RNAcentral holds the sequence, with entries from Rfam. A computed fold for a 118-nucleotide RNA from Zophobas morio, annotated as FMN riboswitch aptamer (RFN element). NCBI's taxonomy places the organism under Eukaryota, Opisthokonta, Neoptera, Cucujiformia, Zophobas. The prediction has a mean pLDDT of 84.

C1' cells in the first nucleotide's frame, strides 16, 4: 500500500454607504459573498453531488433544482491571467443569494483512532 468492520471528530459565507417612500438591509445606484467530488491546470457558471418538496416502516422513488464570454500564456485551463457579464431553495416581511425562520438541524463528503485479514 490494499481490504473489512467499529468509533469518534469536522463539515457554509456574504448588504456596507446612499436614495424615493408612512415603511424596504428586500425597490434604485455603488458594493459583498461562493458547500462537496470529478476534471493532462487550480472552477459560483464544464460533469455530477447536496441543500427544497410529495411519497415511503426504511432502503429508495418522483418533482424540483440557477448561472461564462472574449483574450493572452501553456503540451494541456470555459479552473491560471486581463477585462466584461451573468446566477443563487423555501416561509415571512415594501418584492431578500446577505435580515428573521426551520438550523446548535440536515448532508455531499473530509480526517483520524482501533480491531481483524492479506
Nucleotide at each position: 500500500a490494499u481490504a473489512u468492520a467499529u468509533u469518534u471528530u469536522c463539515g457554509g459565507g456574504g448588504c456596507g454607504a446612499g436614495g424615493c417612500g408612512c415603511a424596504a438591509u428586500u425597490c434604485c445606484u455603488c458594493a459583498c459573498c461562493g458547500a462537496u467530488a470529478g476534471u493532462g491546470a487550480u472552477a459560483g457558471u464544464c460533469u455530477a453531488u447536496g441543500a427544497g418538496c410529495u411519497u415511503g416502516a426504511a432502503a429508495g422513488a418522483g418533482c424540483a433544482g440557477g448561472a461564462u464570454g472574449u483574450g493572452g500564456u501553456g503540451a494541456a485551463a470555459u479552473u491560471c491571467c486581463a477585462c466584461g457579464a451573468c446566477c443563487g431553495a423555501c416561509g415571512g416581511u415594501a418584492u431578500a443569494g446577505u435580515c428573521c425562520g426551520g438550523a446548535u438541524g440536515a448532508g455531499a463528503g473530509a480526517a483520524a483512532a482501533u480491531a481483524u485479514g492479506c